About this RNA: Predicted 3D model of a 72-nucleotide RNA (transfer RNA) from a Verrucomicrobiota bacterium. Its Rfam family is "tRNA". It is annotated as a transfer RNA.
RNA sequence: GCUCCCGUAGUUCAACGGAUAGAACAAGGGUUUCCUAAACCUUAGAUACAGGUUCGAUUCCUGUCGGGGGUA
Numbered sequence: 001g002c003u004c005c006c007g008u009a010g011u012u013c014a015a016c017g018g019a020u021a022g023a024a025c026a027a028g029g030g031u032u033u034c035c036u037a038a039a040c041c042u043u044a045g046a047u048a049c050a051g052g053u054u055c056g057a058u059u060c061c062u063g064u065c066g067g068g069g070g071u072a
Base pairs, nucleotide, nucleotide: 001071002070003069004068005067006066007065010025011024012023013022018055027043028042029041030040031039048064049063050062051061052060
């Protein structure tokens, strides 16, 4: 260089083109406890970027950026 795959919360992963993008762990607050841990309740937090298609895009298309695999 060519080619394929991936990019979603702090982390690990979900999400037929259609409901307010969800779960676990982690974090903040609360209950309980003499204290801590555990348990229970609760809160906040994310679609890499820019365009396009569509009534509607995390999802489909194009480009860019980043990561990984293959190839000589």